Predicted 3D model of a 327-nucleotide part of an RNA (large-subunit ribosomal RNA, domain IV) from Kapaibacterium sp. (SeqCode). Taxonomically the source falls in Kapaibacterium (SeqCode) (Bacteria, Pseudomonadati, Bacteroidota, Eximiradiia). The RNAcentral record of the full RNA draws on ENA. It matches the Rfam family "Bacterial large subunit ribosomal RNA".

Context: one part of a larger RNA
RNA sequence: GUCGCGGUUAAGGAACUCGGCAAAUUAACCCCGUAACUUCGGGAGAAGGGGUACUCUGGCAACAGAGUCGCAGUGAAAUGGCCCAGGCGACUGUUUAACAAAAACACAGCACAAUGCUAACUCGUAAAGAGGACGUAUAUUGUGUGACACCUGCCCGGUGCCGGAAGGUUAAAAGGAGGGGUUAGCGUAAGCGAAGCUCCGAAUUGAAGCCCCGGUAAACGGCGGCCGUAACUAUAACGGUCCUAAGGUAGCGAAAUUCCUUGUCGGGUAAGUUCCGACCUGCACGAAUGGUGUAACGAUCUGGGCACUGUCUCAACCGCGAGCUCG
Numbered sequence: 001g002u003c004g005c006g007g008u009u010a011a012g013g014a015a016c017u018c019g020g021c022a023a024a025u026u027a028a029c030c031c032c033g034u035a036a037c038u039u040c041g042g043g044a045g046a047a048g049g050g051g052u053a054c055u056c057u058g059g060c061a062a063c064a065g066a067g068u069c070g071c072a073g074u075g076a077a078a079u080g081g082c083c084c085a086g087g088c089g090a091c092u093g094u095u096u097a098a099c100a101a102a103a104a105c106a107c108a109g110c111a112c113a114a115u116g117c118u119a120a121c122u123c124g125u126a127a128a129g130a131g132g133a134c135g136u137a138u139a140u141u142g143u144g145u146g147a148c149a150c151c152u153g154c155c156c157g158g159u160g161c162c163g164g165a166a167g168g169u170u171a172a173a174a175g176g177a178g179g180g181g182u183u184a185g186c187g188u189a190a191g192c193g194a195a196g197c198u199c200c201g202a203a204u205u206g207a208a209g210c211c212c213c214g215g216u217a218a219a220c221g222g223c224g225g226c227c228g229u230a231a232c233u234a235u236a237a238c239g240g241u242c243c244u245a246a247g248g249u250a251g252c253g254a255a256a257u258u259c260c261u262u263g264u265c266g267g268g269u270a271a272g273u274u275c276c277g278a279c280c281u282g283c284a285c286g287a288a289u290g291g292u293g294u295a296a297c298g299a300u301c302u303g304g305g306c307a308c309u310g311u312c313u314c315a316a317c318c319g320c321g322a323g324c325u326c327g
Stems, first nucleotide, its partner, number of pairs: 002322008011313002015311001020308001028052005037042001039147001053068006069073001081306007088298002093105002109145007121131003148293004153223003158220002160216005167211003173205002178200005185192002224242005251285001252282001263279005
């Protein structure tokens, strides 16, 4: 000199970096004080300030007064950094034992469907039996959504499910017109051919299903195109036309969704592909595959600020250990 661990550092203070990762700051107790927003509970330890030792006196005490020392009185240790804005998920929970803790799962709430009791449903040998439940529709099961607030538009043509039963189609089965094989017999022959046995078999009868007729979207799902038009221009409330089961309503929107794209404008910075607020030209948002908001919450994700610092400018020093030699 190198590596690991621990510590200190002038001036600056995020210039480091994908990113303040890491470290530093903060910290205990008492007092003062505390915003937006809010579901009025919270937010909140918000934020931001001040105090803290010892001696004497008074006092039950809290405490008050007077005094003393130090750089420093939560004298060590233990012991929140804080704020602003946005996305997602309401929340506490759960998860990939050993690379993922999350926006994923769950959740209370909401909705739909099934189920009348030997319930539906599940396990089981097509069982017995058991669970459901010693419960009984304010119950149990299944599916979807996911607190709360405001809401949840149009389409039943397709697929599914539910209901219907007039007609069409249709299985096994029933039925047995008719036909074939065999041969007693008849016939000179060709041939005909009873009964029996046997093979095939038409009509007719014949359920569910399917066709058919309705219903149903918090069932699976779907929710247009072209052309023209206003006294500047531009745009098109308006008109025409084609197609459709119906042509996307409210709300939101360059978004966890926007390709073109670092869209354009505004904010923040000296400078901003990120971020926030708008615009709407939505390649390809959209209403329980939920839409839009939302206080509180989060080892969540994104942007900004204060404080703070060896992250850095740019490195230096100290301690311990390894490294090195021998065994």